Model confidence (mean pLDDT): 77 of 100. Bacterial large signal recognition particle RNA from an Ammonificales bacterium, 266 nucleotides, folded computationally. The model forms 96% of the base pairs in the Rfam consensus.
[in-house]
């Protein structure tokens, strides 16, 4: 070299999890790949790290090393959303004031700002008027007796002439009460389209002069605030949940390259 028999090995693998730690069971990925049990408050181990049992190929397309590629997943980083927490004026956003005035509005040669002048609004006296009260004034009413006159009747002195008190009416009148206009006095005030005087003022109405072209700041624009606000943007934390990649790791699966027995005949 052939051929038979065998043995190492292979019959999946790998990520995060979890574990001291190792595998398993679940998840994922890869992609077709014996078979029973056993297992998440697990279940086997312990450095040669699933364990018990059965089967199957087997020296290479299959084992086994080492490059190359490289599904995926983890840490890192980046973005983009959407929610919390938290800051405060850097800038926006809104709002508040102040400024300019380029564009719209509106006033202006029927005369604008601006500038002299007066009156008004305003303050204080004085009047005056109207209202309000008080008083004063005029009537009216008002006394069983302790008011006035006049006092029928009646009584009381007197010899008479006469004379005296005095009830009732009846007039009047004190206190008091009441009514009235107007006129008189004294007050008073959320009084007056009221006079007259003085004063202050330029905030607002307003006449008259002067002069001649510009005012306003309502909208829009621009500028400025050691002004406000915090649901925005914007800062700094931090959460989720898409994507992506720097960076670093593990890595299935392909690829290429090399290795690897025994035994008995020929």
């Nucleotide at each position: 070299c052939c051929g038979u028999g065998c043995u190492a090995g292979a019959c999946g693998g790998g990520g995060a999890g979890g574990u001291a730690g190792c595998g398993g069971u679940g998840c994922c990925c890869u992609g077709u790949a014996c078979c029973c049990g056993c297992a998440a408050u697990c279940c086997g181990c312990u450095a040669u790290a699933g364990c018990g049992g059965g089967g199957u190929u087997g020296a290479a397309u299959c084992c086994c090393u080492g490059c190359c590629u490289g599904c995926g997943g983890g840490c890192u980083u980046g973005g983009c959303u959407u929610g919390u927490g938290g800051g405060g004026u850097c800038c926006g956003g809104c709002c508040g004031c102040c400024g300019c005035a380029a564009g719209g509005a509106g006033c202006g040669a029927g005369g604008a700002g601006g500038g002299c002048u007066g009156g008004g609004u305003c303050u204080c006296g004085c009047g005056c008027g109207a209202c309000g009260a008080a008083g004063a004034u005029u009537c009216c009413c008002g006394a069983a007796c302790c008011g006035u006159g006049u006092c029928a009747g009646g009584u009381c002195c007197u010899g008479g002439c006469g004379g005296a008190a005095g009830c009732a009416g009846c007039a009047c009148u004190a206190a008091g009460g009441g009514a009235a206009a107007c006129c008189c006095u004294u007050c008073g005030g959320g009084u007056g389209c009221c006079g007259c005087g003085a004063g202050g003022g330029u905030g607002c109405c307003u006449g008259g002069c002067c002069g001649g072209a510009g005012c306003c700041a309502c909208c829009u624009g621009c500028g400025g605030c050691a002004g406000g606000u915090a649901g925005c943007g914007c800062c700094c934390g931090g959460a989720a949940g898409c994507c992506a990649u720097u960076g670093u790791u593990c890595a299935a699966g392909g690829g290429c390259a090399g290795g690897u027995g025994c035994a008995c005949g020929g």
NCBI's taxonomy places the organism under Bacteria, Desulfotomaculia, Ammonificales. The RNAcentral record of the sequence draws on ENA. A source record names the gene ffs. It matches the Rfam family "Bacterial large signal recognition particle RNA". From the family's description: The signal recognition particle (SRP) is a universally conserved ribonucleoprotein involved in the co-translational targeting of proteins to membranes. Rfam classes the family as a non-coding RNA gene.